[in-house]
A computed fold for a 363-nucleotide RNA from an Aggregatilineales bacterium, annotated as Bacterial RNase P class A. Its Rfam family is "Bacterial RNase P class A". Rfam's curators write: Ribonuclease P (RNase P) is a ubiquitous endoribonuclease, found in archaea, bacteria and eukarya as well as chloroplasts and mitochondria. The family's RNA type in Rfam is ribozyme. Of the family's consensus pairs, 97% are formed in the model. Its mean pLDDT, the model's own confidence on a scale to 100, is 76.
RNA sequence: CAAGUCGAUCAGGCGAUCGCGGGCCGGGAUUCCCGGCACGAGGAAAGUCCGCACUCCACAGGGCACGAUGCUGGCUAACAGCCAGGCGGGGCGACCCGACGGCAGAGUGCAACAGAGAGGUAAAUUGCCCCCGGCAGACCGGGGGCGAGGGUGAAACGGUGCGGUAAGAGCGCACCGGCGCUGCUGGUGACAGCAGCGGCCAGGCAAACCCCAUCGGGAGCAAGACCACGCAGGCGCGAGAAGCGGCUCGUUUCGUUUGAGCGCCGGGUGGGUCGCUUGACCCUGAUGGCAACAUCAGGGCUAGAUAGAUGAUUGCCGCCCGGCAUGCCGGGUACAGAAUGCGGCUUAUGAUCGGCUUGGCUC
Numbered sequence: 001c002a003a004g005u006c007g008a009u010c011a012g013g014c015g016a017u018c019g020c021g022g023g024c025c026g027g028g029a030u031u032c033c034c035g036g037c038a039c040g041a042g043g044a045a046a047g048u049c050c051g052c053a054c055u056c057c058a059c060a061g062g063g064c065a066c067g068a069u070g071c072u073g074g075c076u077a078a079c080a081g082c083c084a085g086g087c088g089g090g091g092c093g094a095c096c097c098g099a100c101g102g103c104a105g106a107g108u109g110c111a112a113c114a115g116a117g118a119g120g121u122a123a124a125u126u127g128c129c130c131c132c133g134g135c136a137g138a139c140c141g142g143g144g145g146c147g148a149g150g151g152u153g154a155a156a157c158g159g160u161g162c163g164g165u166a167a168g169a170g171c172g173c174a175c176c177g178g179c180g181c182u183g184c185u186g187g188u189g190a191c192a193g194c195a196g197c198g199g200c201c202a203g204g205c206a207a208a209c210c211c212c213a214u215c216g217g218g219a220g221c222a223a224g225a226c227c228a229c230g231c232a233g234g235c236g237c238g239a240g241a242a243g244c245g246g247c248u249c250g251u252u253u254c255g256u257u258u259g260a261g262c263g264c265c266g267g268g269u270g271g272g273u274c275g276c277u278u279g280a281c282c283c284u285g286a287u288g289g290c291a292a293c294a295u296c297a298g299g300g301c302u303a304g305a306u307a308g309a310u311g312a313u314u315g316c317c318g319c320c321c322g323g324c325a326u327g328c329c330g331g332g333u334a335c336a337g338a339a340u341g342c343g344g345c346u347u348a349u350g351a352u353c354g355g356c357u358u359g360g361c362u363c
Base pairs, nucleotide, nucleotide: 001359002358003357004356005355006354007353008352009351010350012317013316014315015314016313017312018311020040021039023037024036025035026034027033028032042335046346047345049344050343051342052341053340054220055219056218057217061253062252063251064250066216067215068214069213070212071085072084073083074082075081086100087098088097089096090095101211102210107209108208109205110204126149127146128145129144130143131142132141133140134139158176159175160174161173162172163171177201178200179198180197181196182195183194184193185192186191224274225273226272227271233265234264235263236262237261244259245257246256247255281300282299283298284297285296286295287294288293318333319332320331321330322329323328
């Protein structure tokens, strides 16, 4: 200097002149006006993917179905989140990803093309060996044995060597690899290492159905509560405590209820107040912890709109780019707007800073 990788910060500042929103205070002629004060969109407010607070159904439970998660330990109100590890994979590396329970032998199933053959004591194209015949041989035909060599394929039934065989093959043996069982050591644990025994050598896919473990009631601020105004009810079904029906996804059981239930037709209303922002809140410091984070102390109050507010003009400055007379001129300054709230994840985006890795150059 370049490339890469990980993390962090900001998201313009200070004014002026007008104009907005709700709140507080003061003065009036109080459904309104005037003046003053402080405050007034985000790091993602976006997506609506996950979790929860809160509200209602009911002050209840169980089963089935269904759905979600899936290594270990921790953090958290909780989570499919975060932190730290383990194992597997990618990368020269810093680092990143994981779809991470299941010999798939509990059962079922799927795999194009190529190839003889893709789960079965399978398979036989090329090939090797034995026997018989033609013809002594090459070669050809028939019968039998093999699956070690070569080939196809992403993947073909462990590897090297020796023995053995008609020829071969874990067929046997030694060593190695994988797998299983047992034990020891380290670790909270997932796991890792070592030793012994066993020829056991038994592919892939469960983000296929499935099995196992854990968890899950539903609906949602247009939830829900209150006030004002206004209207118009009618028909049908069902029951008389055995039992039918109802009880916020489906089904069943238990429980409960007494019909104010279920269905259809029709009328009125579309207004106002609350919910509505003091919180699992924010900032600073100390302590503990590898960290996520926790505890303690001090400080702070920072929108609550409801056809939906924060805008327009302008001066100076900041940052970036260009020109160039080192003093000026010109241009630019991203993605993007709360609507119950919070913790995450994902996506969009301008500028800056730092750690680490790799390569080059120079000293």